[in-house]
Context: one part of a larger RNA
């Protein structure tokens, strides 16, 4: 120094568990906001600090159910105060309150921060207390210039709007990286992004629509047709539609006023927002504990979960099933008022046509069909418009007004349930005070960190020691090599005892 074996320390693998997640199903909800919202600041309790709730009435106030013994939120234990069977904490419903900021709205402003006006009240008046003063749209009314009537203008007054909020819609703009093995037409893609704007859904919608010598009958979603028919530097690659099966059907209306929709009050159901009652076991052994063992019972419209000192149908909590509402919402009918539908009399500056461009799967192409930038420009049901260049026949269908549920998209949010989904390097960044601590001027990036024990029973006392740290002893535990750096405790690495070798 090495190997062995033993004991140990580090260290936090794995095992084992789950407060948290993830992807769902079924229902609900699908908005909130000037009656001042999200989101925040700074308060607030006997108390220093963080969460939580609340707001100068501040871990709460009133009232109206429910519930029944203890209570005064968590970290977080004590103390102290008070509540409390005249009903407390706690759960539902409705009211009250609700600083400051912040659409942020009396002006300003470097968000919670300064400075004002007007009005009523009020005699401690230089003050309080209350309530209003943005802005822009619409409607009335008043007032009013160059200007005679009038107009601009200005004033007041009502009433609206704004502004946030995960996807989903619609509408208006719209790339690039990439593919074409380089790259321009193409292509990525009408995609990402911007911007508007609405709804729980939006769009669309009842044929100037297809179809082919039969005919179907808005529209919208889903299979197919089919990777087919085409387009395509006929390259890369984009891709229908008829027709069929299906989900869901709903149709109207334009001048004595519609299908139908929406709001209100009332009325009936019916849900929903606390809740209530809910069967049935004993005895033994092991053990610290019994829900295990083993005898014997029972209930079961209840053998879904959880928990309880191991694994409990009969021990709690539930659960099946049955009841439950004083108040508040939701939907459904029914009546009644009212507002929409509604600047609207069948559609001319349109239909087409020229240029030019854009969507149609269709890139000018034989290129139909829709749309219009721009320049013309018809007929009027005896008309017109399609039927893929275009011309007849022939079929069909009425453009240039408008309305309209379902089926279909999406989930910030609520609840119930589910998983051959994750178990703390997984699974949301985030199971634990995490969008924190850190880092960045700043746009932003973004963590580690779960686990004594059934119960703190969390170690009195006594002893080294600095009135330490730590440690011995005692105790408690079922176990302390479960002692708070705490369940299991694996390797790397370090120790120490002891044998062997050098």
């Nucleotide at each position: 120094u090495g190997c062995a074996u033993g004991u140990g320390g580090u260290g936090g693998a794995u095992g084992c568990c789950u407060u948290g997640g993830c992807a769902g199903u079924c229902a609900g909800a699908g908005g909130c906001g000037a009656u001042g919202a999200a989101a925040g600041a700074c308060g607030u309790a006997a108390u220093a600090g963080c969460c939580u709730g609340c707001g100068a009435u501040a871990a709460g106030c009133u009232c109206c159910g429910g519930g029944g013994a203890g209570g005064c939120g968590g970290c977080a234990a004590a103390u102290a105060u008070c509540c409390u069977u005249u009903g407390a904490u706690c759960c539902g419903g409705a009211g009250a309150u609700u600083u400051c900021u912040g659409a942020a709205u009396g002006g300003g402003g470097g968000a919670a921060c300064c400075c004002a006006c007007c009005u009523a009240c009020u005699a401690u008046a230089a003050g309080g207390u209350a309530g209003g003063u943005a802005u822009u749209g619409c409607a009335a009314c008043a007032u009013g210039a160059a200007u005679a009537c009038a107009u601009a203008g200005u004033g007041u007054u009502g009433c609206a709007a704004a502004g946030c909020g995960a996807a989903c819609g619609a509408g208006g703009g719209g790339a690039a990286g990439u593919g074409a093995a380089a790259c321009a037409u193409c292509u990525c893609a009408g995609u990402a992004c911007c911007c508007u704007u609405a709804g729980g859904a939006a769009a669309a919608g009842a044929a100037a629509u297809c179809a082919a010598u039969u005919g179907a009958g808005a529209u919208u979603c889903c299979c197919u047709c089919a990777g087919u028919a085409g387009c395509g530097g006929c390259g890369a690659g984009c891709g229908a539609a008829c027709g069929g099966g299906g989900a869901a059907a709903a149709g109207c209306c334009c001048a004595u006023u519609a299908a139908g929709u929406c709001a209100u009050a009332u009325c009936a159901g019916u849900u929903u927002u606390a809740g209530u009652g809910g069967a049935a076991u004993g005895c033994u052994c092991u053990g610290g504990g019994a829900a295990g063992u083993g005898c014997a019972a029972c209930c079961a419209u209840a053998g879904u979960g959880g928990g309880u000192g191991a694994u409990a149908g009969u021990c709690c909590u539930g659960u099946a099933c049955a009841c439950g509402a004083a108040a508040g919402g939701g939907c459904u009918g029914a009546u009644a008022u009212g507002a929409u539908g509604a600047u609207g009399u069948c559609g001319a500056g349109u239909a087409g046509g020229g240029c030019g461009a854009g969507g149609c799967a269709c890139g000018u192409g034989a290129a139909a069909c829709c749309u219009u930038g721009u320049c013309u420009g018809a007929a009027u049901a005896u008309g017109g418009g399609g039927g893929g260049a275009c011309c007849a026949u022939c079929c069909u269908c009425c453009a240039a007004g408008g309305c309209u549920a379902a089926a279909u998209a999406c989930u910030c949010c609520u609840g119930a349930c589910u998983g051959a989904c994750c178990g703390a390097u997984a699974g949301u960044g985030a199971a634990c005070c995490a969008g924190u601590a850190c880092c960045g001027u700043g746009a932003g990036g973004g963590a580690a960190a779960g686990g004594c024990g059934a119960a703190a029973a969390g170690a009195a006392c006594c002893c080294c020691u600095g009135u330490g740290a730590g440690g011995g002893g005692a105790g408690u535990g079922a176990a302390a090599u479960a002692g708070a750096u705490c369940c299991u405790g694996a390797a790397a690495c370090c120790g120490c005892a002891u044998g062997c070798a050098u």
Molecule: large-subunit ribosomal RNA, domain I
Organism: Acinetobacter tandoii